[in-house]
Molecule: small-subunit ribosomal RNA
Organism: uncultured Terriglobales bacterium
């Protein structure tokens, strides 16, 4: 321990008792007698009924209703009642008449009822007596809330009773009265929910007089009179709800709740009503109505679990149809005793709290097993096993309570335990029978493996999962709690996130558009009184339980008991008088009045003025005007534009004009006049707090818009046309209507902004400006100083999240008002209200998101700004893009056309060289521990080589065939097996390394210090300067690092040394000729080592700097030229196919071998090149001058052969010696003469050469022949600033062969740069930003689709409620009451009276009915916007 259905209930029990109030009174059974029928006794004055008394109003249940004096708390009752109980006083005398039970008769199915007759009482009725009782009426004292009350003393009237038990004493009752205790009724103050999208409610309503009624006050009820009463301090209405002690939470203040326990209230199937009684309008009573269920003979009856159990239903969900009155308590009784589903116990549920156990000690081969592994190990883990020990709980056996005191009895003594054979105690056996749940990414304690691959799934928030997941699932391990654990729901906390304690409103949400002013709130100085607030003390109360503290009792604890505290509150009394309030008296500083003065676009009305635009008339005049970025539409020969003169009309007022003025705000600008508001300054006097703010309210309120009537020049929404554009419902142009203007009336909103409500006081300053006053001086005006009031700028303290504000505060304080509480939905819907309308004011929710927002920071970006640089543009020169070919790529094709690279930064790139090989691809044929590598085990004895056969080859088959060692065994090879090889298979988004790129751009950072809450800043910005963050100066910075520069290589000049293979000036010899020879090392050169260049010197500029400009000298001058050198980082840039490497995949294949093919294809597209298109040229002849490099498996001379490619041959050379090797453009001479050519050479044919196993697919070269396109190339685009571009040839790597590519070398050798506006890229500073994957960003709306909630809607349905009428049960009350009636009175009696009374009538009234409204909810074709994807 039914939170839901106050839903419906089968069955049993839950309230009876008293024979000591009364009358009556069985039966079964048993016994005796009798043959038996039967009688008697007993049962028994018992059971079961009846009259009567008390109880049934307690106890027990539930929370529907109720927003109320229902509850809590404190008072009042002088306006009341009280059975039983206690105390006290007095009494209990004497009579009477009935009636149930019972008997008989009758009705009914039953429930039950009727009639006749008998009878008792502590039932009922008179009489007597009676007080301090009750009523009426006098006196006195005291008290008082002034209404009256208390006490006392008179008079008159009225009012009681019951007996029982006992031998008796006595006892239990009864009656009247007083007091008490306990219980109740009524009234009042204060307190505790929500909604104003509920603002007015009320006729018994508010009060009075009188009456009735009640225990009692009272409109509680009635008659009459008056017209009141409640409400913004929230009435009425609607919603919700039992209230409290307390419980949970919280530091507290609070917030939420009101289950168990305790107090109060309300209810008892629903609604109404009374009776009895001390007490009820009564849970287990009555009557009526209604719904439902049951019985029925259909006529009629019965019932009420929200008592305890239990059943069905509902629900996520809540127990036994148990035992006992032994204890506690209650009712009755003298008592015994009876009754008691109250209660005491047991049962069920881990629902909560508390305690206990599931073992303890020792135990390392760190067992097995499992998991993992870097393969060594590590972890579970002293854990287990094993050894020793203990026995709670449980099991079994034995013993066995406290709770018990009463009660009976003279006494002795006797008797009573549901729980329960329970708690507890003793004994026996044995580790034996006893552990789960959640979690392990962070918050938050706890980590690894496998599986999965944005799937499956997880998730409280952030977020995990797309092939290495500590986040999913499983395993191992670990962490937490533990007979529980986790989830879900709910409450408080954290949340200062509704802020009383304790928040805010310039920009984050938030100041009303402005003023006047009502209620309200707040309010200057002095003084007297008061004591409402306030403060102190005392008293009463604040129930118990709970809570806290201290003790005590169950073995401990939970739990229980005792004592103390607490209960922060309310009330009363006393005291104080500072402050607030109230009353009185005063004051002048707040405020106001008066006078004087000047300033002003303050407001309203009337009049006047000139300039300009437009239009009209006339003149002059002629072809254009107008307009734009450029145009066109438009106007104009019917005379425009231009110009002159005259006229008409409307609107607005140039200059002055100003962060200048005025006004409350909106707003106000030509001049004059009239009327009028406010502010300011100065000054005497006066009033004496008259003040501030201001919910509602009232007034004003730009523009646009509306109504009516005017007016209409210009301008100009809409509209038309022309342009622009992809389009252009726009920006631009030409026109043009409402409107703009006036009068009268509405509208009432704005970024109505200082995004800053009003008032008052205080708090360092500097400087402008408007309007006044004063001062000294001055002829005067200025200037200067002081002061008041406006209006600006900058700034101290302080404040602020920062930005910023700063005496005009956003500072410091006080008072009052308005407003805010995450974003969206939405200022929307509904309702109300205002409006002619447009629309305004007030103003939600569902749903949805995890953000939305502010200020500042660093970046990035900008068709932002400033400064600067770069072959970036410009100025030039030459190309590409057109042609043919070469080469790479895409695409396509194919058995395969292997793979990678994709803007710059892929595309003559990897590839410094694909016929086979390479080769990774395809086809075919083979091998399977394999082609190569390292081991192990077993077996065999060969293997290799050679020969032959098959085959395209790889390979297969046959033949021949061992060695070392005495032996054990070994070497070698093969076969089989096992570890494992192999993979150019995948992942460059798992990686290392390397590389590209921004970019050789000048940047990127750090330490300490300082500034800032912080991110960060400063340094690194600034002024100069530089190629440079290069240097100088300045500076809250001072220093430092990686970059720059320099150091390195090369080249340019000189010097020294060296002197062959190089060189040859001088000397000599020699040759046709040649450094050929002797000789020499001077020169060139080779190589090594040095020097030299540093803004060093001079002049100028600059800041006396850094530096720049010019000059001198010098081979070279301001980095001399070139190279190497590439900061922090960016691009998940590139590469797993160079290499390395994690993971995954494969293992008779994705490995490996071989032959052939492919990488070389070809409608096409692109990139990079070569050759050209020709005369600055082609061809032919002659002739001059390099550098760098290479060569022994090589370079290869002379000579000879061939037209040539080339061949034969082999001197020399391991190279400053020999060779490749003839440089070419150039120069000289000749020819060609502008043409598809003597240009150009593609393509094709044919004949050759070379390399190579092999040139078919598919090499290079030569000879002869052929002779294509192409006549300088569209849009577009590339390179280059000097020994550069352009042009010319030479060499090398790779390489058997193959070069238009690549890497180098030298020869000839220009043009141009005004300059930085523009294009591109970059650097620094600054600015804006809603971007941060950073503009290739972000992001708005429609449309389409899906889905969700909401609004409107012709209507339809239901709940609730108002009003009017109708209806009228039971019942109280009133009246009648002729039926009827014992007690009392009169009467001899009959009878009458008093009194009662069935019945009737009336008032009130529940259910029900009719009509008509309000309000709430549901549903609804269709429709509207909104949210999410």
């Nucleotide at each position: 321990g039914c939170c839901u259905a106050a839903c419906a209930c089968a069955u049993g029990c839950a309230a009876g008792u008293c024979g000591a109030g009364c009358g009556a009174g069985a039966a079964a059974g048993u016994g005796u007698a009798g043959c038996a029928a039967u009688a008697c006794a007993u049962g028994a004055g018992u059971a079961a009924a009846g009259c009567g008394g008390c109880g049934c109003a307690c106890g027990g249940g539930u929370g529907a209703g109720u927003a109320a004096c229902a509850c809590g708390u404190g008072g009042a009752u002088a306006a009341c009642c009280u059975g039983c109980c206690u105390c006290a006083g007095a009494g209990u005398g004497g009579g009477g008449a009935a009636u149930a039970a019972c008997a008989c008769c009758g009705g009914g199915a039953a429930a039950c009822c009727g009639g006749u007759g008998c009878u008792a009482a502590u039932a009922c009725c008179g009489c007597a007596u009676a007080u301090u009782c009750u009523g009426a009426u006098g006196g006195a004292a005291c008290c008082u809330g002034c209404g009256g009350g208390u006490u006392u003393u008179g008079u008159c009237a009225g009012g009681a009773a019951a007996g029982g038990a006992g031998c008796a004493a006595u006892u239990c009752g009864c009656u009247c009265u007083g007091a008490g205790a306990g219980g109740g009724g009524u009234c009042c103050g204060c307190g505790g929910c929500u909604g104003a999208u509920u603002a007015g409610c009320u006729a018994g309503u508010u009060g009075g007089u009188g009456a009735g009624g009640u225990a009692a006050u009272g409109g509680c009820u009635c008659a009459c009179c008056a017209a009141g009463g409640c409400a913004a301090c929230g009435a009425u209405c609607a919603g919700u709800a039992g209230c409290c002690g307390g419980u949970c939470u919280g530091a507290g203040a609070g917030g939420a709740c009101g289950g168990u326990c305790g107090g109060c209230c309300a209810c008892a199937c629903u609604g109404g009503a009374a009776c009895u009684g001390a007490g009820a309008c009564a849970c287990g009573g009555u009557c009526c109505a209604g719904a439902c269920u049951c019985c029925u003979a259909c006529g009629g009856g019965a019932g009420g679990c929200a008592g305890c159990a239990g059943u069905g239903u509902g629900u996520a969900a809540u127990u036994u149809u148990u035992c006992g009155c032994a204890a506690u308590g209650g009712g009755g009784g003298c008592a015994a005793c009876c009754c008691u589903g109250a209660c005491g116990a047991a049962g069920c549920a881990a629902u909560g709290c508390c305690g206990c156990g599931u073992g303890g000690a020792u135990g390392a081969u760190g067992a097995a097993g499992u998991a993992u592994u870097u393969c060594g190990g590590u972890a579970c883990g002293u854990a287990a096993a094993a050894u020793c020990c203990u026995u709670u709980c449980g099991a079994c056996g034995g013993g066995g309570a406290c709770g018990a005191a009463a009660c009976c009895g003279c006494a002795a003594g006797g008797u009573u335990g549901a729980c329960g054979g329970u708690a507890c105690c003793c004994g026996u056996a044995g580790a034996a029978g006893a552990a789960g749940c959640c979690c392990c990414g962070g918050c938050u304690a706890a980590c690894u493996c496998c599986g999965u691959g944005c799937c499956a799934g997880c998730a409280g928030c952030c977020g995990c999962g797309g092939u290495a997941a500590u986040a999913c699932g499983g395993g191992g391990g670990g962490g937490g709690c533990a007979a529980g654990c986790g989830u879900u729901g709910u409450u408080c906390g954290g949340a200062a996130u509704u802020a009383c304690u304790g928040g805010g409103c310039g920009u984050a949400a938030a100041g009303g558009g402005u003023g006047c002013g009502u209620a309200g709130g707040c309010g200057g100085c002095u003084u007297u009184c008061u004591a409402a607030g306030u403060u102190g003390g005392a008293u009463g109360u604040g129930a118990a339980a709970a809570c806290u503290a201290u003790g005590g009792g169950c073995u401990c604890a939970a739990c229980c008991c005792a004592u103390a505290g607490c209960c922060u509150g309310c009330a009363u009394c006393c005291a104080a008088a500072a402050c607030u309030g109230g009353a009185g008296a005063g004051c002048u500083u707040g405020g106001g009045u008066u006078c004087u003065g000047g300033a002003g676009g303050g407001g309203a009305a009337a009049g006047c003025g000139g300039a300009a635009u437009u239009c009209c008339u006339g003149g002059u005049g002629u072809a254009g005007c107008g307009g734009u970025g450029a145009a066109a539409u438009g106007c104009g020969u019917a005379g425009a534009u231009a110009u002159c003169a005259g006229g008409a009309g409307g609107a607005a007022c140039a200059c002055c004009g100003g962060u200048g003025g005025c006004g409350a705000a909106g707003g106000c600008g030509g001049c004059u006049u009239u009327c009028u508001g406010g502010a300011c300054a100065g000054a005497c006097a006066c009033c004496g707090a008259c003040g501030c703010u201001g919910a509602g309210g009232c007034a004003c309120g730009a523009a646009a818009g509306c109504u009516a009537g005017g007016g209409g020049a210009g301008c100009a929404a809409a509209c038309a046309g022309g342009a622009u554009u992809a389009g252009a419902u726009a920006c631009c142009c030409u026109g043009g209507u409402a409107g703009u203007c006036c009068u009268a009336g509405c509208c009432c909103u704005a970024a109505a902004c200082g995004a800053u409500g009003g008032a008052u006081a205080c708090u360092u300053g500097c400087u402008g400006u408007g309007a006044g006053g004063g001062g000294g001086a001055u002829u005067g005006a200025a200037a200067c100083c002081c002061u008041u009031u406006g209006u600006g700028g900058c700034g101290a303290a302080g404040c602020u999240a920062a930005c910023g504000c700063a005496u005009u505060a956003a500072g410091u304080a006080u008072c009052c008002c308005g407003c805010c509480u995450g974003g969206g939905g939405a200022g929307u819907a509904c309702g109300g209200u205002c409006g002619c309308a447009a629309g305004g004011c007030u103003g939600a929710a569902a749903c949805u998101c995890a953000a939305a927002g502010g200020a500042a920071u660093u970046g990035a970006c900008g068709g932002g700004g400033g400064c600067c640089c770069g072959c970036a543009c410009a100025a030039g020169c030459g190309g590409u893009g057109g042609a043919g070919c070469a080469u790479g790529u895409g695409g396509u094709u194919c058995a395969a056309u292997u793979c990678g690279a994709c803007g710059c930064a892929a595309c003559g790139c990897g590839a410094a060289g694909a016929a086979c090989c390479u080769u990774a691809c395809c086809c075919a044929g083979g091998c399977u521990u394999g082609a190569a590598c390292u081991g192990c085990c077993a077996g065999u004895g060969a293997c290799c080589a050679c020969a032959c056969c098959c085959g395209a080859a790889a390979g297969g088959g046959u033949g021949c065939u061992u060695c070392c060692g005495c032996a054990a065994g070994g070497a070698c090879a093969c076969u089989g097996g096992u570890a494992g090889a192999g993979g150019u298979g995948c992942u460059g988004c798992a990686u290392g390394g390397c590389u590209g790129u921004c970019g050789u751009c000048a940047g990127c950072u750090c330490g300490u210090g300082u500034c800032g809450u912080g991110a960060g800043a400063u340094g690194u910005u600034g002024g100069g300067u530089u190629a440079a963050g290069u240097c100088c100066c300045g500076c809250a910075a001072c220093g430092a690092g990686c970059g720059c520069a320099a150091c390195c290589c090369u080249u340019g000049u000189c010097u020294g040394c060296u002197g062959u293979u190089g060189c040859c000036a001088u000397c000599a010899c020699g040759u046709u000729a040649u450094g050929g020879u002797g000789g020499g090392c001077a020169c060139u050169c080779u190589g090594c080592a040095g020097a030299g260049a540093c803004u060093g010197c001079c002049g100028g500029u600059g800041a006396u700097a850094a530096a720049c400009c010019g000059g001198a000298g010098g081979a070279a001058g301001g980095u001399g030229g070139g190279g190497a050198u590439g900061a922090c980082g960016u691009c998940a840039a590139g590469u797993c196919a160079g290499c390395a490497u994690g993971g995954c995949c494969u293992u008779u294949a994705u490995g490996u071998c071989u032959g052939g093919g492919g990488c070389c294809a070809c409608a096409c597209a692109c990139g990079u090149g070569c050759u050209a298109c020709a005369a600055u040229g082609g061809c032919a002849g002659a002739u001059a001058c390099a550098a760098a490099c290479c060569g022994u498996c090589g370079c290869g001379a002379g000579a000879c052969c061939g037209c040539a490619a080339g061949g034969u041959g082999g001197a020399g050379c391991u190279a400053a010696u020999c060779g490749g090797a003839g440089a070419a453009a150039g120069u000289c001479u000749g020819u060609c003469u502008c043409a598809g050519u003597u240009c150009g050479g593609a393509u094709c044919g044919u004949c050759g050469g070379c390399u190579g196993c092999a040139a078919c697919u598919c090499g290079c070269c030569g000879g002869c022949g052929u002779g294509a396109a192409g006549u300088u190339g569209g849009a577009a685009u590339c390179g280059c600033u000097a020994g550069u571009a352009a042009u010319c040839g030479c060499g090398g790597a790779u390489c058997a062969g193959c070069a238009c590519g690549c890497c180098g070398c030298g020869g000839u050798g220009a043009a141009u740069a005004c300059g930085u506006u523009c294009c591109c890229g970059g650097g620094c500073c600054u600015u804006g930003u809603a971007c941060a994957c950073a503009c290739c960003g972000c992001c708005c709306g429609u449309c389409a689709c899906a889905u969700c909630a909401c609004g409107a809607a012709a209507g339809c349905c239901g709940g609730u409620u108002g009003u009017a009428c109708u209806a009228g049960a039971a019942g109280u009350c009133g009246c009648c009451g002729c039926a009827c009636c014992a007690a009392c009175c009169c009467g001899c009696a009959a009878g009458g009276g008093a009194g009662g009374g069935a019945g009737g009538c009336g008032c009130c009234u529940a259910a029900g009915g009719u009509a008509u409204g309000g309000u709430c909810g549901g549903u609804g074709a269709u429709u509207g916007g909104g949210g999410u994807g």